[in-house]
RNA sequence: AGUAGGCCAGGUGAUCGCUGGCCGCCCGUUCUGGGCGGCGAGAGGAAAGUCCGAGCUCCGCAGGGCAGGGUGCUGGGUAACGCCCAGUGGGGGUAACCCCAAGGAAAGUGCCACAGAGAAUAGACCGCCGGGACGAGUUCUUUGUCUCGGUAAGGGUGAAACGGUGAGGUAAGAGCUCACCAGUUCCGAUGGUGACAUCGGAAGCUAGGUAAACCCCACCCGGAGCAAGACCAAAUAGGAGGGCGCUUGAGGGUAGCCCGCCCGAAGCUCUCGGGUAGGUCGCUGGAGGCCGCAGGCAACUGUGGUCCUAGAGGAAUGAUCACCACCGGUUAUCCGGGACAGAACUCGGCUUAUGGCCUGCU
Repeated sequence: AGUAGGCCAGGUGAUCGCUGGCCGCCCGUUCUGGGCGGCGAGAGGAAAGUCCGAGCUCCGCAGGGCAGGGUGCUGGGUAACGCCCAGUGGGGGUAACCCCAAGGAAAGUGCCACAGAGAAUAGACCGCCGGGACGAGUUCUUUGUCUCGGUAAGGGUGAAACGGUGAGGUAAGAGCUCACCAGUUCCGAUGGUGACAUCGGAAGCUAGGUAAACCCCACCCGGAGCAAGACCAAAUAGGAGGGCGCUUGAGGGUAGCCCGCCCGAAGCUCUCGGGUAGGUCGCUGGAGGCCGCAGGCAACUGUGGUCCUAGAGGAAUGAUCACCACCGGUUAUCCGGGACAGAACUCGGCUUAUGGCCUGCU
C1' cells in the first nucleotide's frame, strides 16, 4: 500500500424541560377527568431508500386456463426471499482476494453502428489463374487495355470476414483429400447427491455475436395495505317499525294544576338499525438478544440458562454545567474536536450515507 473480517458509536452525576407508565394526595364527579408530588423508562447501525421477502388485517376464498409480472449453474439454510452459506463453470488481479442477469443462439424471427466489395442462403475491391477482342514489341513459355469466367491461398476494412498448421492436389485455389491440433454434438467408462471434472470412441467437416431484442423452456406470484381493520358512540338530516292525531283538533305558548285565551291545519312521539365528529383497541415480548453445550465445513438448527422494558398521533426522546475516558496541538497546565443521521404495526434481508479502533492475510 492492498485485501478480508470483527467491534464501538462516549460514561457518570447535578439542574431545568418534554412523552408515556406506576404509586400517593387533593379537587370535580361517576364515562372516570384535572392538578400536585415521588419512582423508574425514553431512537439506530443504519431508525434512511421503501428495493425484495414474510407475519398480521380486510376484500369478490384465490382450483384450472388466458393475459401480465418475476426468477433462472448445483446442493443446502430459512417462516419466506431476488437473501445467506458451501461448491461448479467463466472472468479480473503479481497475490491476498474479488466479480458474474451463469437456462436455450444446431426451435423460429429480428438486429450487428462506422469502415469495408462483402456482416450470415457470405462476399470478387486489390491480387492470383484461364478464355476472347484490340494493340505494343525483342515474334517469344512476353506485355498493356477492355471483356467473360474461375478462385476465399495472399493484401486491405473492421469489435467480428464462415477452424489452425503442414503435405498432397490444382490453370490458380479451396476440408477438395490426408495427418496432427482446437472446437461442437452424441455415446460410453470412472469420480461426485449434483452442477461438473477426467479419460476413451464416433459423427459431420466447423456451427459468428446478440435473449437487461422478440421469443422458447422450467419454476413462482390473487389484490390492497395499520390512513389495514375491529369496537363504543353525541348533534343535525335521512331510513324502518309501533303509538297518538288529522277540525269531535295531536302538539306548543301563557312561570305549578284546571278553566279560559293565543298559535296550530299535519304532524307529534317512542323504539330499532346504519352511521359522521369524537374516543378505545390494533400497538409492541418478538420467526427477540447474549452465554454454554450438542449437530453441521458453513449459513443455520436443537437444547439449557439468563436478559429485556419508546409507543407518540402536527408527533416526546432536549439543553446547560462539572468530572472522567478518547483523538489532535502545545506539552507540569491549557485549548480545540467527536461523523452519518433520527422511530411511527412488526420482523428477515439488500442497498445507500458515515467517524474511529482492532485482527488475519498478500